[in-house]
C1' cells in the first nucleotide's frame, strides 16, 4: 500500500405458525374471532429493543389453500432452489503485497 477474514459502530430490513385446556362473544349450523394457561418446531412464535439478517444476501416475500414424508397439528422433514424478488455505509484489526532495516 492495499484490502481477504473477523469485529464494532451507525442506519435499514424481516418473521411471529401449530395443537390442547379454560373463559367471553358472533353465527341458524358448520364454525370463527378475542383473551389466559399449558405443550411442539426453531435464533427468535408479536413488541421480545430481543432474535436473525443486510448483496459472499435461503434473514424474510412469491411460487404455496404446491409435492413427497411424518405428525396431535404445523414454514416438522426434504424438494422446489444453480428459480423469481429482497435490506449498507464508516470505523477497527489484520491476511497479503512492496520497500527498508537487523540478523542469520
Nucleotide at each position: 500500500c492495499c484490502c481477504a477474514c473477523u469485529g464494532a459502530c451507525g442506519c435499514g430490513g424481516g418473521g411471529u405458525g401449530c395443537c390442547g385446556g379454560g373463559a367471553g362473544g358472533a353465527g341458524c349450523a358448520g364454525u370463527c374471532c378475542u383473551c389466559c394457561c399449558g405443550g411442539c418446531u426453531g435464533a427468535g412464535a408479536g413488541c421480545a429493543c430481543a432474535c436473525c439478517c443486510g448483496u459472499c444476501g435461503a434473514a424474510c416475500c412469491u411460487g404455496c389453500c404446491c409435492u413427497a414424508g411424518g405428525u396431535a397439528g404445523u414454514u416438522c422433514u426434504a424438494g422446489c432452489g444453480a428459480a423469481g424478488g429482497a435490506a449498507c455505509g464508516u470505523c477497527a484489526u489484520g491476511a497479503g503485497c512492496g520497500c527498508g532495516u537487523a540478523c542469520a